């Protein structure tokens, strides 16, 4: 310097971390699904080491040898065809053929000789020296092949084949003769080789080796062939190959802890090519093992392959090395080699043939077949080439190999066309109906011709003198020629993850790799359209490796997420002060050998190119020899004194074990005083007590624990230790520096110690107390609480051996800021204190630093080290289960899996909520009060019930005199009938006609029939008429719905709430969600304001601006007043109107308060601390309410779910609620009176006076009045008389009768009046409601709506109170702060168990 290391999703309302799942990526001998066009190069039973028909895959050699056989020639013997003559009697001819002899070629059954131990398959078994790397053989053998050096003389007997013959069904086996060799055997010689004995150099780590000698002993040989050679015998040497040894390397399980008798080793002998217990025979008693022996399960080993930034992990198919098997076990022959795939024996299973007597076979060679399986080819060509036996060759043989066929199995290349081309066609898809997109896409127009098909031509692989030889293959490749013509598909489109509409579907049907869609608007399910991706393939599944730092060596962790053994003690092992010297195991450097070849990286060549193949060169990060260095580790030798220890002084302590002794106080006995209760609770009861309890007082008795002191104080390893003395004894500390001289740390195993309950045996028991009885509680109530009481708790021995055995923190030694306490001890100033030094222990604060934060911070959870445990490895299943071990048991250690879930009752912290947690506050919320509901009657409204219908909506507060400011018909939406179907109502089209209304029949009526009496509008007009509106009548797009969804919506509303609050920029803080501001002190009706403060500053809200009221000033003054006697007429001072101003601001004074803000008190003043009321409602919450006021998307109905009609229904009534009226009387009811006194409204289809009739409501009749002018209009409650406390002179419900109003019409179903009747009810249970002042209770008056109908609802004025001590209560609301917290759909939460 260069290369190289990518994350994501998903636990939560949100964050941070721990942590697991998941998922993108890369490989595959693959397999399945849909799909498939060409070539090139590879690949192909992973499963049944299952069973195999059938053909192949090992032979060659006649130049090793005897014999046969064939051809071919020659000689012979025989034989006589054809033809040819003929006097037909023959005669010529001399072919095939047979037999014998002889060469020549050739074939090969047997003898022999090589070679079948190579090639070629498989992966069964093997956890081994099998494999792999590196050594050794002084312990070894190699046919064939090289080279060297010696020979090869002479004999000899058999035996297949053959012939004959014998059994047998066959395989085949025997007899009897003959015969040959390069088959077999002696003899002969022995250079050198070998024994064995003598002697002598000489080298090695040992055993021993090699050289030279001496005499002595053993063992050979084969010839073919022809004239080139190929062979044969010995010895030595190479080479090739094989045998053994060893070092170090190689899978899980300790829930396999001990194995082993040829075991281990020695001494002889035997075997072997050769060492060994390899075998025997004898001695001896050893060997192995926590550094994992033995057993158990899996498995060929390795070069390499895939992955992976690397380390690594996973695999061991094709090529190559090696080892192991060849139907199952066994065994040995024969070789140079084997205990032999296609060789023998024996046994076993299975399969065949048999004549049942007995044979025959082994595809884990190449094909193929059957099974098995998700799955895996042809019984194909050739020996051209590579290679292999054999052979002097020629050549034969070669399912090795070399080619072909079949499979998209994988790689890697090419194609399915290029360019132009907008009328942006048609078609599809949506679609806001405009368009938008499929789209230059298409059609068309010019090209172009890779594959493809057809004809032509046609290799290279061919070496070796020439020559000849080519399966593949007439292939490859050129060349030509047709014509875009023959060639596109899977998957996916919610996030991860590139890609969106629409229509069905409605938690169904499906989808799904994780998260998660689907309950009627699905970008997530089917299907379409468009789009994204790859593509002759693309998807699924499976496995591996990566992401995963999630087994962490490189590169993790243990206080609270998993995780420090409960504690010492110590063994192995593992680490270890200071100097000095030597070695050279470790290290570090150089050099050598080996790390086979393919592979792999580079780089250059070769097929058009890549894939493939070639070469070169680097890598092969190892191993081992060998030389050199010596800092460090390490050894070994000196030494040192600071680590450890030892000695001596001294003090401190609930430190342990043993014995004595004490006092308090519980109970108990026993006297003795003394009576009726004790005693216990939240309140009781259950127990005790008149046979004398509790109290109280003295005496014993017995057991157990040891008040005060006493303290985040000692002291111990921990557990633990607490009265007082004795005796025994272990530690730590300090002060000295006399001794030793690294003796140290840690520490699996192992041993000891171990709290409480608990067991054993045996003692003790006084209080406590599990069980267990009772008695409360309580739906139960096997608890909590009470009375009782047994084990036990106490000793003595012994056992268990665990705890939230905890600082939820391992020891050990070092180093890094400081304050402050307190327990021991030492020094210094001294003779004391006080204070300073030190050292050991034991707390709090806090800075660096680390930490996910929370917290930790010299006593670390900080900086670095060494040691050990634990890990440990997602949550459940489970600290269960089996086994194993202790244990008398109880139980304990150790310690799983199937199965489920995507998370986890994981951490921490963050913001809400809520809490029968805290702390401030506030509100008619509770206290204090005054009135009511709850009960009676009625009136409404709701449930419910009921009906043809009882139309629909609202449901805690915040539904229920609410929508409805008024259902007899309309209204109405509901019901039963009757009618109607472009419709009652909108727009457009054509034809017609004015429109309008009037009487008549039928009908309930909507309608229908049949007449027409009357009538005759605008605008133009050439007077024909043309248009505008309007009617009828037709056709068909459309109307129409008060059907559906307030959980699609908008708007409106309600509710916490007029509560004080909810945000925001910027800055800071925190990793971060957040936090701060906005929290603190005070104040306030207020987040109203002051101080303070990492905050500064702003929005929305509060307050203030606005209306109305309370005073007043001024200006206008009519329909209003009136100081003119009255009217007219004037006037505007007052009352009143209504414009426009004044005024209140803690602004003045005094006190507190922090000099502040505000609080309290006073003065002035109409009114004083917001004066009083109204409009106005912060971010938000309730999927709150309204599709039925409107408006709407989607769905539905269309001769009806739409429109008319008539009639009945919303008015119903066993009941139950809620909200009013009216009362229950005397503060009242009745009559009377008086010119008592309001506001604030309405009025023309409308208020209506005087007045007259009627007892009344009412009628008649109309004055006035579109309003400060005139009506409604009397205002009530006042004030007097009477009644005398009753169901009444209360109180007015029901019913009867007669009337009046409104109205088309009061049956169902209006309101009013008179007479008459005169019900319930005598102040209302548990409970609950309202309201602080001009209010609450009363009292009356207006009005909207309306033909009429008000106890309702909105408003008005009149009369005019009590009470609030005060924040502790309330299952009340609501604000702020602050704590838990396993909740966040947010306490109506979450959860547990049982059960079905």
């Nucleotide at each position: 310097c260069c290369c190289u290391u990518a994350g994501a999703g998903u636990u939560u309302g949100a964050u941070c971390c721990u942590g697991g799942c998941u998922c993108a990526g890369g490989a595959c001998g693959a397999a399945c699904g849909c799909u498939g066009g060409c070539g090139g190069c590879g690949u192909g039973c992973u499963u049944a080491a299952c069973a195999c028909a059938u053909g192949c895959a090992a032979g060659u050699c006649g130049a090793g040898c005897g014999g046969g056989g064939a051809u071919u020639g020659a000689g012979u013997u025989u034989g006589g065809a054809a033809g040819g003559u003929u006097u037909c009697g023959g005669c010529c001819g001399g072919a095939a053929g047979a037999g014998c002899u002889c060469a020549a070629u050739u074939c090969u059954a047997g003898c022999g000789g090589c070679g079948g131990a190579c090639g070629g398959g498989u992966g069964a078994g093997u956890a081994a020296c099998g494999c792999g790397u590196g050594a050794g053989c002084a312990a070894u053998c190699u046919g064939u092949c090289c080279c060297a050096c010696a020979c090869a003389g002479g004999g000899g007997g058999a035996u297949a084949a053959c012939a004959c013959u014998u059994g047998g069904a066959a395989a085949c086996a025997g007899g009897u003769g003959c015969u040959a060799a390069u088959a077999c055997c002696g003899c002969a010689u022995a250079a050198g080789a070998c024994c064995a004995c003598g002697a002598g150099g000489u080298c090695g780590c040992a055993u021993g080796g090699c050289c030279a000698u001496g005499g002595g002993g053993u063992a050979a040989a084969a010839g073919a062939a022809u004239u080139a050679u190929c062979g044969g015998u010995g010895u030595g040497g190479g080479g090739u190959g094989a045998g053994c040894u060893c070092g170090c390397g190689u899978c899980c399980c300790a829930u396999u802890a001990g194995c082993u008798a040829g075991u281990u080793g020695g001494u002889g002998a035997g075997g072997u090519a050769a060492c060994g217990g390899c075998c025997c025979a004898c001695c001896a008693a050893g060997g192995c093992g926590a550094c994992g022996a033995u057993g158990g399960g899996u498995a060929g080993c390795c070069g390499a392959c895939c992955u992976g930034a690397g380390a690594g992990g996973g695999u061991g198919a094709u090529c190559g090395g090696c080892c192991a098997c060849a139907u199952u076990g066994g065994a040995a022959c024969u070789g140079a080699g084997a205990c032999a795939c296609g060789g023998u024996c024996c046994a076993g299973a299975c399969u065949c043939c048999u004549a049942c007597g007995g044979g025959a076979g082994g595809c884990a060679g190449c094909a193929a077949u059957g099974g098995g399986g998700a799955a895996u080819a042809u019984u194909g060509g050739g020996c051209a080439a590579u290679g292999g036996g054999c052979g002097c060759a020629a050549g034969c043989c070669u399912g090795a190999c070399c080619c072909a066929g079949c499979a998209a199995c994988g790689c890697c290349g090419c194609g399915u066309g290029a360019a132009g081309g907008a009328a942006g066609a048609a078609g599809g898809u949506u679609u806001u109906c405009g368009g938008a997109u499929u789209g230059u896409a298409a059609a068309c127009u010019u090209c172009u011709g890779u594959c493809u098909u057809a004809a032509g031509u046609g290799a290279c692989g061919a070496a070796c003198a020439c020559a000849a030889u080519g399966a593949c293959g007439g292939u490859a490749g050129c060349u030509u020629a047709g014509g875009a013509g023959g060639a596109a598909g899977c998957c996916c489109c919610g996030g991860c993850u590139a890609a969106c509409u629409a229509c069905g579907u409605g938690c169904c049907a499906g989808c799904a790799g994780c998260c998660g869609c689907g309950g009627u608007a699905a970008u997530a399910c089917g299907u379409a359209g468009g789009g994204g991706g790859c593509a002759a393939g693309c998807g699924u599944u499976g496995u591996c490796c990566g992401g995963a730092a999630u087994g962490a060596c490189u590169g993790g962790g243990c206080g609270u997420a998993a995780a420090g053994g409960g504690c010492g003690u110590g063994u192995a092992g593992g680490c270890g002060g200071g100097a000095a010297a030597g070695c050279a195991a470790g290290u570090c450097a150089g050099a050598u050998g080996u790390g086979a070849a393919a592979u792999c990286u580079a780089u250059g060549g070769g097929c058009u190119c890549a894939a493939c193949c070639c070469a070169u060169a680097g890598c092969c990060u190892g191993c081992a020899u060998u030389u050199g260095a010596a800092a460090c580790u390490g050894u070994u030798u000196u030494u040192c004194u600071u680590g450890a220890g030892u000695g001596u002084u001294g003090g401190a302590g609930a430190g342990g074990c043993a014995g004595g002794c004490g006092g308090a106080a519980u109970u108990c006995c026993g006297u003795g005083u003394g009576u009726a209760g004790c005693g216990g609770u939240g309140a009781a009861a259950u127990g005790c007590g008149u046979a004398g309890a509790u109290a109280u007082a003295c005496g014993g008795a017995g057991g157990a624990a040891c008040a005060c002191c006493a303290g985040u104080g000692g002291c111990g390893a921990a557990g633990g230790c607490g009265g007082c003395c004795u005796g025994c004894u272990g530690g730590a500390c300090a002060a000295u520096a006399a001794c030793u001289g690294a003796c140290g740390c840690u520490g699996a195993g192992g041993c000891g110690c171990g709290a409480a309950a608990g067991c054993g045996u045996g003692g003790g028991g006084a209080g406590c107390a599990a069980a267990c009885a009772g008695g409360a509680u309580u739906a139960g109530a096997u608890a909590c609480c009470c009375u009782g009481g047994u084990a036990g708790u106490c000793c003595a021995c012994g056992c268990u051996g665990u705890a939230a055995a905890c600082g939820a923190u391992c020891g050990a030694a070092a180093c890094u800021a400081g304050g402050u306490g307190u327990g021991g001890g030492u020094g210094g100033c001294u003779g004391a204190c006080c204070c300073c030094u030190u050292c050991c222990g034991u707390g709090c604060c806090g800075c660096a630093g680390g930490u996910a934060a929370g917290g930790c911070a010299a006593u670390a959870a900080g900086u670095a080290u060494c040691g050990c445990a634990c890990c440990u490895g997602g949550g459940g299943g489970a600290g269960u289960a089996c086994g194993a071990u202790c244990g008398c048991a109880a139980g304990g250690u150790g310690g799983a899996a199937a199965c489920u879930c995507a998370a986890a009752g994981g951490g921490a912290a963050u913001u809400g909520a809520c809490g029968g947690g805290g702390g401030c506050c506030c509100g008619c919320a509770c206290a204090a009060g005054c009135g009511g509901u709850g009960g009676u009657u009625u009136a409404u409204g709701u449930g419910g019930u009921u009906u043809a219908a009882u139309u629909c909506g609202a449901c805690g507060c915040a539904a229920c005199g609410c929508g409805a400011a008024g259902a007899a018909c309309c209204u109405u939406a509901c019901c039963a009938g009757g009618a109607u179907u472009u419709g009652a109502c909108a727009u457009c089209c054509u034809a017609c006609u004015a429109a309008c209304g009037a009487a008549g029949u039928a009908g309930a009526g909507a309608u229908a029939c049949a007449u027409u009496a009357g009538g005759u509008g605008c605008c133009c007009u050439u007077c024909g008429g043309g248009g505008a509106a309007a009617g009828u009548a037709g056709a068909g797009a459309c109307a129409g719905g008060u059907g559906g969804u307030g959980c699609a919506u908008g708007g409106u509303u309600g509710u916490c709430g007029u509560c004080a609050g909810c945000u925001c920029g910027u800055g800071u803080c925190g990793u971060g969600a957040g936090a701060u501001g906005u929290u603190g002190g005070g104040u306030u009706a207020a987040g109203u304001c002051c101080c303070g403060c990492a905050a500064c500053g702003a929005g929305c809200g509060c307050a203030a601006c606005c209306c109305c009221u309370a005073u007043u000033g001024u200006u206008a003054g009519u329909u209003g007043c009136u100081a003119c006697g009255c009217a007219a007429g004037a006037g505007c001072a007052c009352u009143c109107u209504a414009g426009c101003g004044a005024g209140a601001c803690u602004g003045c004074c005094g006190u507190u308060g922090a000099c502040a803000a505000a609080a309290c008190g006073g003065a002035g003043g109409a009114a004083g601390g917001c004066g009083g009321g109204g409009a106005c409602g912060a971010c938000g919450u309730c999927a709150a309410a309204u599709c039925a006021u409107c408006a709407u998307g989607c769905c539905c109905c269309u001769u009806a779910u739409g429109u008319c009609c008539u009639g009945g229904g919303c008015u119903a009534c066993a009941c139950a609620c809620g909200u009013a009226a009216u009362a229950c009387a005397a503060u009242g009811g009745u009559g009377g009176u008086a010119a008592a006194c309001a506001g604030a409204g309405g009025g023309a289809g409308g208020c209506a006076a005087u007045a007259c009739u009627g007892c009344g409501a009412a009628g008649u009749g109309g004055a006035g009045c579109a309003a400060a002018u005139c009506c409604c209009u009397a205002a009530a409650a006042g004030c007097c008389a009477u009644c005398u406390c009753a169901g009444u002179u209360c109180g007015g419900a029901u019913u009867g009768c007669a009337g009046g109003c409104u109205g088309c019409a009061a049956c169902u179903c209006g309101c009013c009046u008179g007479c008459a009747u005169g019900a319930a009810g005598c102040u209302g249970g548990a409970a609950u409601c309202g309201c602080u002042a001009g209010u609450a209770a009363u009292c009356g008056c207006g009005g909207a709506u309306c033909a009429g109908c008000a106890u309702g609802c909105c408003g008005c004025g009149g009369u005019g109170a009590a009470u609030a001590c005060g924040u502790u209560c309330c299952a009340c609301g609501g604000g702020c702060c602050u704590u838990g917290u396993a909740c966040a759909c947010a306490c109506c939460g979450c959860c547990c168990g049982u059960c079905a």
The prediction has a mean pLDDT of 83. The RNA shown here (small-subunit ribosomal RNA) has 1396 nucleotides and comes from an uncultured bacterium. Rfam family: Bacterial small subunit ribosomal RNA. The RNAcentral record of the sequence draws on Greengenes.